Predicted 3D model of a 679-nucleotide part of an RNA (large-subunit ribosomal RNA, domain II) from a Patescibacteria group bacterium.
Rfam family: Bacterial large subunit ribosomal RNA. Gene Ontology terms of the family: structural constituent of ribosome and ribosome.
The source organism's lineage runs through Bacteria and Bacteria candidate phyla.
The RNAcentral record of the full RNA draws on ENA.
[in-house]
Context: one part of a larger RNA
RNA sequence: GUGAGUUUCUCGUUAACUGCAAGUCUAACCAAGUUUGACUUGGGCAGGCGUAGUGAAAGCAAGGCUUAAAUGGCCGAUUUAGCAGUUAGCGGAAGACCCGAAACCAGGCGAGCUAUCCAUGAGCAGGGUGAACCCUUUAGAAAUAAAGGGGAAGGCCCGAACCCGUAUCUGCUGCAAAAGAUUGGGAUGACUUGUGGAUAGGAGUAAUAUGCUAAGCGUGCCUGGAGAUAGCUGGUUCUCCCCGAAAUAUAUUUAGGUAUAGCGUUUAAGAUAAGCUAGAGGGGUAGAGCACUGGAUGGAUAUGGGGUAGCAAUAUCUCAUCUUCAACCAAACUCCGAAUACUCUAGUGGUAACUUAAGCAGUCAGCGGCUGGGGGCUAAGCUCCAGUUGCUAGAGGGAAACAACCCAGAUCCUCAUCUAAGGUCUCUAAUUUUUGGUUAAGUUAAAGGAAGUCAUGGAUCUUAAACAACCAGGAGGUCGGCUUAGAAGCAGCCAUCCUUGAAAGAAAGCGUAACAGCUCACUGGUCGACUUGGAUUGAUGGCGCCGAAGAUUUAUAGAGAAUUAAACCAAAAACCGAAGAUAGGAUUUCGUGCUUGCACGAAAGGUAGGGGAGCGAUCUGAUAACUGUGAAGGGGAAGCGUAAGCGACCUUGGAGUGAUCAGAUGCGAGAAUGCCGGU
Numbered sequence: 001g002u003g004a005g006u007u008u009c010u011c012g013u014u015a016a017c018u019g020c021a022a023g024u025c026u027a028a029c030c031a032a033g034u035u036u037g038a039c040u041u042g043g044g045c046a047g048g049c050g051u052a053g054u055g056a057a058a059g060c061a062a063g064g065c066u067u068a069a070a071u072g073g074c075c076g077a078u079u080u081a082g083c084a085g086u087u088a089g090c091g092g093a094a095g096a097c098c099c100g101a102a103a104c105c106a107g108g109c110g111a112g113c114u115a116u117c118c119a120u121g122a123g124c125a126g127g128g129u130g131a132a133c134c135c136u137u138u139a140g141a142a143a144u145a146a147a148g149g150g151g152a153a154g155g156c157c158c159g160a161a162c163c164c165g166u167a168u169c170u171g172c173u174g175c176a177a178a179a180g181a182u183u184g185g186g187a188u189g190a191c192u193u194g195u196g197g198a199u200a201g202g203a204g205u206a207a208u209a210u211g212c213u214a215a216g217c218g219u220g221c222c223u224g225g226a227g228a229u230a231g232c233u234g235g236u237u238c239u240c241c242c243c244g245a246a247a248u249a250u251a252u253u254u255a256g257g258u259a260u261a262g263c264g265u266u267u268a269a270g271a272u273a274a275g276c277u278a279g280a281g282g283g284g285u286a287g288a289g290c291a292c293u294g295g296a297u298g299g300a301u302a303u304g305g306g307g308u309a310g311c312a313a314u315a316u317c318u319c320a321u322c323u324u325c326a327a328c329c330a331a332a333c334u335c336c337g338a339a340u341a342c343u344c345u346a347g348u349g350g351u352a353a354c355u356u357a358a359g360c361a362g363u364c365a366g367c368g369g370c371u372g373g374g375g376g377c378u379a380a381g382c383u384c385c386a387g388u389u390g391c392u393a394g395a396g397g398g399a400a401a402c403a404a405c406c407c408a409g410a411u412c413c414u415c416a417u418c419u420a421a422g423g424u425c426u427c428u429a430a431u432u433u434u435u436g437g438u439u440a441a442g443u444u445a446a447a448g449g450a451a452g453u454c455a456u457g458g459a460u461c462u463u464a465a466a467c468a469a470c471c472a473g474g475a476g477g478u479c480g481g482c483u484u485a486g487a488a489g490c491a492g493c494c495a496u497c498c499u500u501g502a503a504a505g506a507a508a509g510c511g512u513a514a515c516a517g518c519u520c521a522c523u524g525g526u527c528g529a530c531u532u533g534g535a536u537u538g539a540u541g542g543c544g545c546c547g548a549a550g551a552u553u554u555a556u557a558g559a560g561a562a563u564u565a566a567a568c569c570a571a572a573a574a575c576c577g578a579a580g581a582u583a584g585g586a587u588u589u590c591g592u593g594c595u596u597g598c599a600c601g602a603a604a605g606g607u608a609g610g611g612g613a614g615c616g617a618u619c620u621g622a623u624a625a626c627u628g629u630g631a632a633g634g635g636g637a638a639g640c641g642u643a644a645g646c647g648a649c650c651u652u653g654g655a656g657u658g659a660u661c662a663g664a665u666g667c668g669a670g671a672a673u674g675c676c677g678g679u
Stems, first nucleotide, its partner, number of pairs: 001675002007094003011091010023049003029043005053060002063075004097235002100232001104225006115199009124189001126158003129154001133150007162186003167182004201217001203213003238614006248261005262363002264360007275348007287336001288334002293330003297326004302321008366391010396407003411586004416582003422576003425560003431573001433572006448546002452543005458537005469526005475499003480494003505520001508519003587604008615668001617665007625657002633652004639646002
């Protein structure tokens, strides 16, 4: 630079407008004119639509049909408006907004690559092995065997040229759209190769690998049908104003598509909607309950069955049932039973919303929070419903950052004021504000654990001396009886008394083979809490502690940092803080009013989408204009308009051009792995 809703139709439909109107319009064609065109004027009533319907039809007709016949039923009349054209919206038929397949079909072009074949030529260093066969010798009657010599075979061996391409490395914007290095296979053969020739597109050729047929082959390439088709992806170009969705239901060879309804918008008409207040209703949810249906626990009474012990009586265990008492469970239990929700009536309400008709849509992947539920593990940023709300399509402030959490709905302007959530030591706008407490963990998570600490109650002991510590006692009958090898407080069983006393268990622990021994309980003394009493014990509440391990970097206060706080609890007063509210001004839309351009009132976030009003580009017509005293175009630019945009003036440039009113479009670029050109 170029690049996407266009054009045609004797097609349909709706709206606005124009002409005529119970009518309306001409078509082909003819004539004249003419700016030669898809022109104008006149003629041309063929035909179309409408003025009547109904029936399959004949037909009948403001009626018709159905019927044998309708007092029934169905479609009509009784309300009259149409026809033609222009413009706009949408639909239909056409490539139908633009670009894009993999493919299908037809006709041709290819075997200079490669596959196989035909004809005619060419090539294969050197070395090794040494078949058949022949000769000689030996043995033998012979067949034959052995030895020596000659000989030269072979999809034989080793190995160059030549052909191939096994393994590894390099290369991988290469030297190269398959190479290089090292290594390797064949190398007289189903070998390799030159030249000429044959066979091809559902066809060839093929020691078959769907291999090869010109770097591309599960069906070549080129051109055409052809703008194939694409329920799919991408893209789709100027501005401002008003309104503003959906991600659901039903159906679908349907599930990422579509149709109808729902939800949006515009126009017209109508009459009132939501909410609130009052009244009237039905219900079986939450809850609750056990009266039914089931589940399920304990006791009492009674009856019956079973087990155990016992000769039996009887005792005891257990099961079921009756009656009864008590405590329970239920989506598919209910003797009960809300709040909400829903329906109706009346009032209120009211630029809000509602109803009807018509034009035009988009939407059919939704997602998060809270509440009530199903699935899942009372897992998921999980999934499926219902109600509500937000994001979607919502900016602004807060939550460090953070679609949906908290606050709050952005018409525009202001270096004005007040607030919301959230904040006020510094980063950072605003209190190092006030009062009273708590925490010591720089304090996050569970069961559980603990003389953390604060507060509030209770019980017991206490100058007749508590609690702790120290000194002393802790005895006798008796080694209780039994058991036992032994059993002496302390293996086990039974009993668990009495005495002396200040007190002392027929013993709470250690210990011994058994004793012994050491403590404890219990008692006395020493000591002295001495009043905001002390001690012991248990409880409740507040805040803390442990429990507490992770991966790039401290890393869950955003950082610095902060301890009678800049933490937590309770209270108080200020201030900051948003596009919220208020104040002042401006624009537009709607409503009402009239003095018709003013006043008052309300409103103006917005994706898909609906509606309205404009700006600009190219060409045409009409009207007046500009221009060598300098047009368009290029570079600047005062200024003007809400925006698309307009633009005096200066300069460059050197011949055409703009304005107004209309008309027609190859009419607006940032995106399409767009296309073309330049770099």